[in-house]
Predicted 3D model of a 75-nucleotide RNA (transfer RNA) from a Patescibacteria group bacterium. The sequence was found in a public genome assembly. The prediction has a mean pLDDT of 83. The source organism's lineage runs through Bacteria and Bacteria candidate phyla. Rfam family: tRNA. By type it is a transfer RNA.
């Protein structure tokens, strides 16, 4: 120093090609249940969608630039 990939709930990842209300599993927490706990059933919380006080567009997690982190390939 050239190239590539990833970056979204505490944790693992989906949606992103093809732009329109932000989600699943786990985990957290309330009630029932139980002699206690597990398990189960019914609910609730949690999100600057890495960053831009960058562009496009009515409208951006998506589409285009820059940057930042970490991995992979090269030299």
């Nucleotide at each position: 120093c050239g190239g590539g990939a990833u970056g979204u709930a505490g944790c693992u990842c989906a949606g992103c090609c093809u732009g329109g209300c932000a989600g699943a599993g786990c985990g957290c927490u309330g009630c029932a249940u139980u002699g206690u706990a597990a398990a189960u059933g019914c609910g609730g919380a949690g999100g600057u969608c890495a960053c831009a006080u960058g562009g496009u567009u009515c409208g951006a997690a998506u589409c285009c630039u820059g940057u930042c982190a970490u991995c992979c390939c090269g030299a």